The RNA shown here (Bacterial RNase P class A) has 366 nucleotides and comes from a Lysobacterales bacterium. Rfam family: Bacterial RNase P class A. By type it is a ribozyme. RNAcentral holds the sequence, with entries from ENA.
RNA sequence: GGAGUCGGCCAGGCAAUCGCUCCGUUUCGGUUUAAUACCCGGGCGGGGAGGAAAGUCCGGGCUCCAUAGGGCAGGGUGCCAGGUAACGCCUGGGGGGCGCGAGCCUACGGAAAGUGCAACAGAAAAUAUACCGCCCCACGACGGCAAUUGCCGGAGCGGGGUAAGGGUGAAAUGGUGCGGUAAGAGCGCACCGCGCAGGUGGCAACACGCUGCGGCAAGGUAAACCCCACCUGGAGCAAGACCAAAUAGGAAAGCAAAGCCGCUGCCCGCGGCGCUUUCGGGUAGGUCGCUCGAGGCUGCUGGCGACGGCAGUCCCAGAUGAAUGAUUGCCCACGACAGAACCCGGCUUACCGGCCGGCUCCCACU
Numbered sequence: 001g002g003a004g005u006c007g008g009c010c011a012g013g014c015a016a017u018c019g020c021u022c023c024g025u026u027u028c029g030g031u032u033u034a035a036u037a038c039c040c041g042g043g044c045g046g047g048g049a050g051g052a053a054a055g056u057c058c059g060g061g062c063u064c065c066a067u068a069g070g071g072c073a074g075g076g077u078g079c080c081a082g083g084u085a086a087c088g089c090c091u092g093g094g095g096g097g098c099g100c101g102a103g104c105c106u107a108c109g110g111a112a113a114g115u116g117c118a119a120c121a122g123a124a125a126a127u128a129u130a131c132c133g134c135c136c137c138a139c140g141a142c143g144g145c146a147a148u149u150g151c152c153g154g155a156g157c158g159g160g161g162u163a164a165g166g167g168u169g170a171a172a173u174g175g176u177g178c179g180g181u182a183a184g185a186g187c188g189c190a191c192c193g194c195g196c197a198g199g200u201g202g203c204a205a206c207a208c209g210c211u212g213c214g215g216c217a218a219g220g221u222a223a224a225c226c227c228c229a230c231c232u233g234g235a236g237c238a239a240g241a242c243c244a245a246a247u248a249g250g251a252a253a254g255c256a257a258a259g260c261c262g263c264u265g266c267c268c269g270c271g272g273c274g275c276u277u278u279c280g281g282g283u284a285g286g287u288c289g290c291u292c293g294a295g296g297c298u299g300c301u302g303g304c305g306a307c308g309g310c311a312g313u314c315c316c317a318g319a320u321g322a323a324u325g326a327u328u329g330c331c332c333a334c335g336a337c338a339g340a341a342c343c344c345g346g347c348u349u350a351c352c353g354g355c356c357g358g359c360u361c362c363c364a365c366u
Stems, first nucleotide, its partner, number of pairs: 001362010012331007020048007028041003050337001054348002057346005062236004074232005079093005094108001095106004109227002114225002116221002131166002133162005139156001142153005174192006193216001194214005199208003240288004250279006259273005295314008332335001
């Protein structure tokens, strides 16, 4: 100098003016009152989107409903250990894969419990099987040699052996070599691989030619059913709580001179229609929930780390037709993706660019 990899940070800046919203304050103005308070406006001071506020995919807080206990079903998770309020997240480690490397990816329990599935190709897709080839045996068209019979070769056909070789496929019944054989074959042996048991190391996953046994049995697929282990109630701030008009309807108490309607043609009686007061539910509307929190920053400290502990310090949007904007000037690298709506921890997705740090590889020079 070039290429790469991992982690962290920023997200146009500054100034002026005019607004918007929330909070605090006020010897100001208005309104109102007996006087305050409340309310409206002004002054002053302070706060005012994000790393993803997004997708709403996981987990938790909070709220209401349900719930004796246990089990089944359903759903989820799936190497080990740790972190955490919890998780499908994170950290560290193990196995496997990729990369020269830093590093990256990984749904990674069980296929000797059972069931299912495998297009096309191929002989054959799980239990064996023989398409080509190879080998053995019998027959043998035909040919050759000697001469009537024998010998040799032999297309073809039939029976059998064989998984070495070819060929198919995503995948084909351990691999290499030697022996062995008619040809072959774990058929035998050596090495490699595999399985089982033990030993050693490790909390564990797991590792180790440390030892012994077994010729090898058990192909793949479980984000197929299934089995095993663990976890798991539902709905969500339009949750939910409180205050509370008008109108209509409900309940109770009281009043009722008369009238009307029904039982009933008449009398009595009962019921309804009426008026007043009170109560309760609920609607409009309002208030709370609402932002001080598993919170930020700094220092010390435990831990490889995720993270934890202690001390100090700070308060940092809270709206409800819903604010966070506009104009002007200057500067530059000319500005991406995008905007809160109960809160928090994650994951995923989108994104102009810039800065800082660790590490790796290559080239050159000293």